[in-house]
Context: one part of a larger RNA
RNA sequence: GAACGAACGCUGGCGGCAGGCUUAACACAUGCAAGUCGAACGAAGACCCGGGGCUUGCUCCGGGUAUCUUAGUGGCAAACGGGUGAGUAACGCGUGGGAAUCUACCUUAGAGUGGGGAAUAACAGUUGGAAACGACUGCUAAUACCGCAUACGCUCUGCGGAGGAAAGGCUUCGGCCGCUCUUAGAGGAGCCCGCGUUGGAUUAGGUUGUUGGUGAGGUAAAAGCUCACCAAGCCGACGAUCCAUAGCUGGUCUGAGAGGAUGAUCAGCCACACUGGGACUGAGACACGGCCCAGACUCCUACGGGAGGCAGCAGUGAGGAAUAUUGGACAAUGGGGGAAACCCUGAUCCAGCCAUGCCGCGUGAGUGAGGAAGGCUCUAGGGUUGUAAAGCUCUUUCAGCGGAGAAGAUGAUGACUGUAUCCGCAGAAGAAGCCCCGGCUAACUCCGUGCCAGCAGCCGCGGUAAUACGGAGGGGGCUAGCGUUGUUC
Numbered sequence: 001g002a003a004c005g006a007a008c009g010c011u012g013g014c015g016g017c018a019g020g021c022u023u024a025a026c027a028c029a030u031g032c033a034a035g036u037c038g039a040a041c042g043a044a045g046a047c048c049c050g051g052g053g054c055u056u057g058c059u060c061c062g063g064g065u066a067u068c069u070u071a072g073u074g075g076c077a078a079a080c081g082g083g084u085g086a087g088u089a090a091c092g093c094g095u096g097g098g099a100a101u102c103u104a105c106c107u108u109a110g111a112g113u114g115g116g117g118a119a120u121a122a123c124a125g126u127u128g129g130a131a132a133c134g135a136c137u138g139c140u141a142a143u144a145c146c147g148c149a150u151a152c153g154c155u156c157u158g159c160g161g162a163g164g165a166a167a168g169g170c171u172u173c174g175g176c177c178g179c180u181c182u183u184a185g186a187g188g189a190g191c192c193c194g195c196g197u198u199g200g201a202u203u204a205g206g207u208u209g210u211u212g213g214u215g216a217g218g219u220a221a222a223a224g225c226u227c228a229c230c231a232a233g234c235c236g237a238c239g240a241u242c243c244a245u246a247g248c249u250g251g252u253c254u255g256a257g258a259g260g261a262u263g264a265u266c267a268g269c270c271a272c273a274c275u276g277g278g279a280c281u282g283a284g285a286c287a288c289g290g291c292c293c294a295g296a297c298u299c300c301u302a303c304g305g306g307a308g309g310c311a312g313c314a315g316u317g318a319g320g321a322a323u324a325u326u327g328g329a330c331a332a333u334g335g336g337g338g339a340a341a342c343c344c345u346g347a348u349c350c351a352g353c354c355a356u357g358c359c360g361c362g363u364g365a366g367u368g369a370g371g372a373a374g375g376c377u378c379u380a381g382g383g384u385u386g387u388a389a390a391g392c393u394c395u396u397u398c399a400g401c402g403g404a405g406a407a408g409a410u411g412a413u414g415a416c417u418g419u420a421u422c423c424g425c426a427g428a429a430g431a432a433g434c435c436c437c438g439g440c441u442a443a444c445u446c447c448g449u450g451c452c453a454g455c456a457g458c459c460g461c462g463g464u465a466a467u468a469c470g471g472a473g474g475g476g477g478c479u480a481g482c483g484u485u486g487u488u489c
Base pairs, nucleotide, nucleotide: 001489002488003487004486006485007484008483009482010481013361014360015359016358017357018356019354020353021319026317027316028315030314031313032312035076036075037074040073041072043070044069045068046067047064048063049062050061051060052059053058054057083272084271085270092197093196094195095194096193097192098191101189102188103187106185107184109182110181111180112179113178114148116146117145123138124137125136126135127134128133154163155162156161168177169176170175198244199243200242205235206234207233210232211231212230213229214228215227216226217225247269248268249267250266251262252261253260254259274295275294276293277292278291297308298307299306300305325351327350328349329348333347334345335344336343337342364394365393366392367391374385375384376383377382398430400425401424402423403422404421408416433478434477435476436475437474438459439458440457444473445472446471447470448469454461455460
């Protein structure tokens, strides 16, 4: 000098764009953050029509589905999106390769969708429990479940053969949406390898599924991945092992570069979800707002037993030098479900707070000498503040008031928002501070103080004329900021 997710002190007019718990991966009240489909299914209710009873606005029975609502069965989603960086020195990441794999939805191509069955929730009844939540009996549907048939292609094969599927719904009757098996693809995911990836030798030996083989198991898939047996290997001074520290990268900061430091925001990958372990479901999880077990903590309890997990968005306490609203909207972009209408979406888009940063603008312009008054200073004449002020002549950015008023939206739909912007009105009106002035280093005098009080980045100032302390006048620098502290180059 530059930089910052900064903080602190003094000060503070406006706007645009960005950023905002770096500390306790500390504990969390409350609300919201993942639903959707009635065109898969039975049912109940609303609604409509008819009839009966009458207490004339209630109840009972039958029917209707155009419409609506839903608890339940079922499907898809919930593995995305969002958060955090605790762990991890590792094929975790980066880069370049590889072969032994899987892939829901989507696209492509081929074939099929025949005929049956048994249940179960809801519901009704009985019943346990304080609750959470159940138990038993009976009834019922399906795109839920299970057989049979068939098999172009598919799987296994000893090449003879063997095995394996399906579901319907809506319709304007044209079809549309589905379902099953297979093919290719796209995108996604898993696995392996070369190279690169912090410090310590005051860590020198480490390793027994360890290293390799055979066989078996296992996986979507190669493999000691696992197991039995056999062999005794394997790694290491080119630093194994151990210890400490740390998410990695694109990037960011600095620097002429080489390099050094760093990894907030944005983007890619990884890991984690109170702590530890485990599997289930599923195309995909060993699953943040799923399940089970154990633990710590908090809460409820009728003491028998239960409930919970903000490192989602807000918000609270605590910690801290320090970091925001318990806001609006799905209008846009995107995501999930649905045939659609549409519903959901604290993703997102916006608004609020904060000079936290960057950028822009303003706080007026011209004129004005008897160089006014006042201040400071003086050799008492003067000098300086200083064209500065006043005065005169103007202007109106921004803020204010009044009016008009977009784009963002291909047809409809605008949270932002009466926003941006434009026009008009009034009036210099509402808007300047901070640090420094001994040398480095731009900027000097007076007074006070008297090695005191104090200053200080380094050198050093202060003990009676201090340009170095404190005040004043003057001056220098930067400016809605200016200084200080911290950190990096």